[in-house]
The RNA shown here (transfer RNA) has 71 nucleotides and comes from a soil metagenome.
RNA sequence: CGCGGUGUAGCUCAAUGGCAGAGCACUCGACCGAUAAUCGAGCGACGACGGUUCGACUCCUUCCACCGCGA
Numbered sequence: 001c002g003c004g005g006u007g008u009a010g011c012u013c014a015a016u017g018g019c020a021g022a023g024c025a026c027u028c029g030a031c032c033g034a035u036a037a038u039c040g041a042g043c044g045a046c047g048a049c050g051g052u053u054c055g056a057c058u059c060c061u062u063c064c065a066c067c068g069c070g071a
Base pairs, nucleotide, nucleotide: 001070002069003068004067005066006065007064010024011023012022013021018054026042027041028040029039030038047063048062050060051059
């Protein structure tokens, strides 16, 4: 320098262009003599700017970060 892949909650991962979800973690509560376990509730995220579309996590352009391949 060229090509490809990945980017969503604190972590690990989902989500056919049509309500952003799960597990673990965290907080509160229930249970218990007290803890653990269990149960209930809550908090919290689409890498960035644009474009297409009635509607974008999803499609397209550019950029950013990381990984791989080639030279």

The sequence is in RNAcentral, with records from MGnify.
Its mean pLDDT, the model's own confidence on a scale to 100, is 84.
It matches the Rfam family "tRNA".